[in-house]
RNA sequence: CGGGAUGUGGCGUAGUUUGGUAGCGCGCCUGACUUGGGAUCAGGAGGUCAUAGGUUCAAAUCCUAUCAUCCCGA
Numbered sequence: 001c002g003g004g005a006u007g008u009g010g011c012g013u014a015g016u017u018u019g020g021u022a023g024c025g026c027g028c029c030u031g032a033c034u035u036g037g038g039a040u041c042a043g044g045a046g047g048u049c050a051u052a053g054g055u056u057c058a059a060a061u062c063c064u065a066u067c068a069u070c071c072c073g074a
Base pairs, nucleotide, nucleotide: 001073002072003071004070005069006068007067010026011025012024013023020057028044029043030042031041032040050066051065052064053063054062
């Protein structure tokens, strides 16, 4: 320098194919239960999807550029 993959709550991930309410597990908070803890049960907070534009009534999803990490080639 060229090509490819990945980027989604604190962590790990689904959702992209076919644009239409952003889910799941663990963790965290509150309450019940318990002498207490754990386990269990009930409820709750936390994202605006790497960044910036574009298309669209509507974008995590489509298009463009950039950034970070990894892989391959030179």
Notes: Transfer RNA from Pharyngomonas kirbyi, 74 nucleotides, folded computationally. The prediction has a mean pLDDT of 80. Rfam family: tRNA. Its family is annotated with triplet codon-amino acid adaptor activity in the Gene Ontology. The family's RNA type in Rfam is transfer RNA. Rfam's curators write: Transfer RNA (tRNA) molecules are approximately 80 nucleotides in length.